[in-house]
Molecule: RNase P RNA; transfer RNA
Organism: Chloroflexota bacterium
Order: sequence, then structure tokens, then C1' cells
RNA sequence: CAGGUUGGCUGGGUGAUCGCGUCUCUGCUCGUUCAGGGACGAGGAAAGUCCGCCCUCCAAAGGGUACGGUGCUGGCUAACAGCCAGGCGGGGCAACCCGACGGAAUAGUGCAACAGAGAAGUGUAUUGCCCUGAAAAGGGCGAGGGUGAAACGGCGGUGUAAGAGACCACCGGCGCGGGCAGUAAUGUUCGCGGCCAGGUAAACCCCACCGGGAGCAAGGCCAAGCAGGCGCAUUGGGGCGUCCCGUCCCGUAAAAAGCGUCGGGUGUGCUGCUUGAUCCCUCUGGUAACAGACGGGACAGAUAGAUGAUCGCCACCCCGCAAGGGUGACAGAAGGCGGCUUACAGGCCAACCCGAACA
RNA sequence: UCCUCGGUAGCUCAACGGUAGAGCGGGCGGCUGUUAACCGCUAGGUCGUAGGUUCGAAUCCUACCCGAGGAGCCA
Repeated sequence: CAGGUUGGCUGGGUGAUCGCGUCUCUGCUCGUUCAGGGACGAGGAAAGUCCGCCCUCCAAAGGGUACGGUGCUGGCUAACAGCCAGGCGGGGCAACCCGACGGAAUAGUGCAACAGAGAAGUGUAUUGCCCUGAAAAGGGCGAGGGUGAAACGGCGGUGUAAGAGACCACCGGCGCGGGCAGUAAUGUUCGCGGCCAGGUAAACCCCACCGGGAGCAAGGCCAAGCAGGCGCAUUGGGGCGUCCCGUCCCGUAAAAAGCGUCGGGUGUGCUGCUUGAUCCCUCUGGUAACAGACGGGACAGAUAGAUGAUCGCCACCCCGCAAGGGUGACAGAAGGCGGCUUACAGGCCAACCCGAACA
Repeated sequence: UCCUCGGUAGCUCAACGGUAGAGCGGGCGGCUGUUAACCGCUAGGUCGUAGGUUCGAAUCCUACCCGAGGAGCCA
């Protein structure tokens, strides 16, 4: 210098004028409603609503079942499908990246088009090889060719009519048992076994673990206004929103409560609502995620939904010799928080890898 | 806020994981004096997008994009 990998930061600044929301102060003719002043006022993703929790209600939140989710190991965390570290597998020259990664499909069931002789079964015999035979034909074989995504270990020898794990040595792979290292996943090594057991679980399924259900339109309160009717039973009705067990509430011969259903009325008030597992700096422990401690500061709250518009100057980028002209990304809170995923103009920083040149 | 369904030819819709089809429409030809109807032939597909699983994906899984529909307030 060129190319690359990983991590992080930023997402314009400032002034004037007009305007919006919340809180607050002052004034008055007192009002959340008028006038004036002050403070604060979108994001890294506020998004998708994909996970996890807080919170609230369902009496409590029990057992089983159904359903759903998770799926190498250890740790972190309030929790997670998140994060950190490690193992294994794959990709890359490397930095590094990716992995739905339990049942090493030896519990069982299923699936495999076309081609091919034969596709998982007692697997297959087209071309071939060998034997008998004059031939026709009969028998043996699974090494070579061919088909396919996949053809039932590899290589060398023994053996044979030709051959073949038929047998043997070595190698690969599988199962069982042990030693060593490690918390573990796993790695490594030794022995034995039978000669080899194919693929697919993002097919059913099995195993382990987790999940009670609903969601701020949860739920609570106030004001104003109206019109109630019908249905559900006595081994009953209703709740625990898959069902069963179990349990709780109501009722006792006529209704209530509850549930269901058809209507009527009122409007869109207050609360929940924003300071919390929060963020930042420093120190300590830990490889790290993270935890702890001292100190200091910061933090919107709308309800048809505020957070804006115009102009000037500066900075960045583009065009132009110059004067000057032009562009500004993705997107916008709605109970809160931790994650994931997706979108994003331009700019900046750090570490590392590879290559080239020069010293 | 919670949930359900859909996206395939110009239009409306099909399709066990195994060569993507039907009807209407379009084009060409025939029939007719001509048109319609009818008959024959024919073109036309990023299966919403991108990854993955599998030998093989419209179909299974994941993420995203677009569209349609439903439920729930108070007394």
C1' cells in the first nucleotide's frame, strides 16, 4: 500500500421567528379552560410482536392427561429459544465464521420418484466369469463393467473350476468392558467380539427437562343516564378457559348467585403510568458472560394521540477553475424491562490476518 | 393487545415430498357470405422473498414482505 476478519462509536451543530405536549411558578376578572415566565420533551433500532419476565385478574395454582416449547457440556441471569467459556462437526491459506448438535436411526412404524437386473428384503444377476455338455440347456459365482442421490467395508494374501469375510494379516468403522486426563461434554489408550449392522426423526415416534390460563381494552375507581326480557337444575348449577381426578363457591324445592343470550343507556373521565432486575464513571473478584462496593449524575408520558415547520450560519459529502448550486439514511414511544430478528445515507476508532514492495 | 387464514399462468382456483395442471381469457387455423357459438392446435409460471432439511421442496422448518378476517371496554 492492497484485500480481508472481528468488535465498538456516531446517526449533524448553532441562532432567530412561529407553533405543540407534560409539569411548575406568578398574575388576575380566579379557570386543569385566561395572560406571562421557567424546566423537560423519541430510538439504535422506539419496528416485527418472535421469545423470556415483572405486574394484574381468574378462590388457591394441586396430580394426571392433552397440547406447546427446549434439546452437546459447564456457567451467567429474575428468566429465556439470550449471553459467556469449552467440546464435537463443517467452511476458510489465515484472522475468523457457521451448526435445529438428544435417541451415535441396534425400541417400533413409515418413506425413497425416475433410471436400474436388483433399493433394505431370505437384497440382486443385465452384461459378464467358471464348470458340465456336441448343442440346447442345467448348475455355481458376486470380483470387473453399467444404472442411480444411495448397490451392503478397503487393500494384500490364502483358497477355488471361477469366486466370495469363506479364511488370515493390516487399516477404517461398529458394539461391549477397562485405564488415564477433564466438574462435564469429550479426548486418548488397551483388551474382547462378530466380519460390517445403509439414509431419513426440520416423517410419525421415544427420552429428558420446562410451561395453570388470560392479558393494561389486564384490573380498580368515579360521574351521568336507561328498561328490562328469556334460557340453564336437584345423581343440581357455576369456577379452576383441553379433559379427568380433585377442590372451591352458590342453592335446598323457589328463587338467588353464577353462566349463556337478546336488547336499552352513557360516554371515552380518573387511576394503573412510569425511578426501574435502569444507565454512566471508578475500584474489587472472575478467562468471560456477570457479580459486588463507594460516589456522582441522568431518565418523555400523549389519549385521535405532543416531540414540529421556515430561514440564516457552520461542519460533512457531490458538481464546478471560480462565483455558486445540490443532497441527507432507516424509522418514530403507548404499562415496564431483558433479549432475538429485521431495516439503515454517510462518517469515525481499535485489534488481528493474508499478500506485495522497501529497509 | 391476542388470534386465524391466504399469496401458484392475465383472472378464478387445483395439485401424497417425486416431470406444476384445470376452467375462463390470449394467439393461430378450421367452419360461415360475415360475426358469435362450436372444433382443432398452441404460447404463457422467479409457485410472495431469502435461507435451510432431504437424493429431491409449491408441499417440511426458520426469518422476512404483502393481503384478508375475527375476538375482547364500562354500568